Notes:
Predicted 3D model of a 352-nucleotide part of an RNA (large-subunit ribosomal RNA, domain IV) from Dissulfuribacteria bacterium JS06. Its mean pLDDT, the model's own confidence on a scale to 100, is 87. RNAcentral holds the full RNA, with entries from ENA.
[in-house]
Context: one part of a larger RNA
RNA sequence: CCCUGGUUAAGGAACUCGGCAAAAUAGCCCCGUAACUUCGGGAUAAGGGGUGUCUGUGUUGGUGAAGGUAUUUACUAUUGUAGCCGAUGCAGAUCGCAGUGAAAGGGGGGUGGCGACUGUUUACUAAAAACAUAGGACUCUGCAAAGCCGUAAGGCGACGUAUAGGGUCUGACGCCUGCCCGGUGCUGGAAGGUUAAGGGGAGGUGUUAGCGCGAGCGAAGCACUGAGCCGAAGCCCCAGUAAACGGCGGCCGUAACUAUAACGGUCCUAAGGUAGCGAAAUUCCUUGUCGGGUAAGUUCCGACCUGCACGAAUGGCGUAACGAUCUCCCCGCUGUCUCGACCAGGGACUCA
Numbered sequence: 001c002c003c004u005g006g007u008u009a010a011g012g013a014a015c016u017c018g019g020c021a022a023a024a025u026a027g028c029c030c031c032g033u034a035a036c037u038u039c040g041g042g043a044u045a046a047g048g049g050g051u052g053u054c055u056g057u058g059u060u061g062g063u064g065a066a067g068g069u070a071u072u073u074a075c076u077a078u079u080g081u082a083g084c085c086g087a088u089g090c091a092g093a094u095c096g097c098a099g100u101g102a103a104a105g106g107g108g109g110g111u112g113g114c115g116a117c118u119g120u121u122u123a124c125u126a127a128a129a130a131c132a133u134a135g136g137a138c139u140c141u142g143c144a145a146a147g148c149c150g151u152a153a154g155g156c157g158a159c160g161u162a163u164a165g166g167g168u169c170u171g172a173c174g175c176c177u178g179c180c181c182g183g184u185g186c187u188g189g190a191a192g193g194u195u196a197a198g199g200g201g202a203g204g205u206g207u208u209a210g211c212g213c214g215a216g217c218g219a220a221g222c223a224c225u226g227a228g229c230c231g232a233a234g235c236c237c238c239a240g241u242a243a244a245c246g247g248c249g250g251c252c253g254u255a256a257c258u259a260u261a262a263c264g265g266u267c268c269u270a271a272g273g274u275a276g277c278g279a280a281a282u283u284c285c286u287u288g289u290c291g292g293g294u295a296a297g298u299u300c301c302g303a304c305c306u307g308c309a310c311g312a313a314u315g316g317c318g319u320a321a322c323g324a325u326c327u328c329c330c331c332g333c334u335g336u337c338u339c340g341a342c343c344a345g346g347g348a349c350u351c352a
Stems, first nucleotide, its partner, number of pairs: 001347008010338002014336001019333001027051005036041001038172001052094012067079004071074001095099001107331004112326002114323002119131002135170007147156003173318004178248003183245002185241005192236003198230002203225005210217002249267005276310001277307001288304005
């Protein structure tokens, strides 16, 4: 010097990213217990008191001898102060610094964010505000169901049958969930446009019987082509649909100081963000401004609204309870610190 423990004057978080670590609390009995609340909780809330041993005395549970009484004389019935084993109250005494004397064995309170909760997860750096969840919604599926595995046979779904099964989103509960269907998707429609194979075969080409003096023409057949026309879904088109994917404006002016603009004008759009919330797990400017807490507060809490760039099931806003969650504050407590010191054991080091 390192590790593991123990103690420490005065102070008590001044340490530090942060009370990390340590200390403190602790069992049982009695008293007492707030906001809030989904009336269950919160709650061991918080905060107090008691706790050993002995003696006396009371209450009570169990067991119940001897003895007494009775008779139908029996391993009988009934009564029974005691004794013994516990539980608990009261009074008194007594010992120690200390009585849950060791060990085991909650620190507590307040505010806020997130997630309702119990649960699940990155086996070996992440346990969480991530996943799941009950509940909500949309959608598909009429049974040889939809969906899924398999080339198939076959199987799961299900020996189920729409109060069932599959998919997607949301995520207890409470109050709610606004506007836009122009784009994309899905569903429905079928008049018109477009459109494949196929049908159809006008026409063309090659070949050559034949005809022609020749140039050439050229039937049938065999081949190769091939126009108009007929031809489904799809697409175009017409509607519906946002708890489908998604989207939810700009400029200018205006009121008896100023400021602001209920009001007006104009452009664009499918429609221009409603309720609620808001410097937020979202705010760049920003340590915004004001208030609170501190002697002093980039964090925290409450407001304001100028929302760079919240916003309603990619859910919005609340919310009791819950959390090895995250933020801030307070009480207690302490070697975290001021600032170190001492002790024990084990290493390191030296020698064998």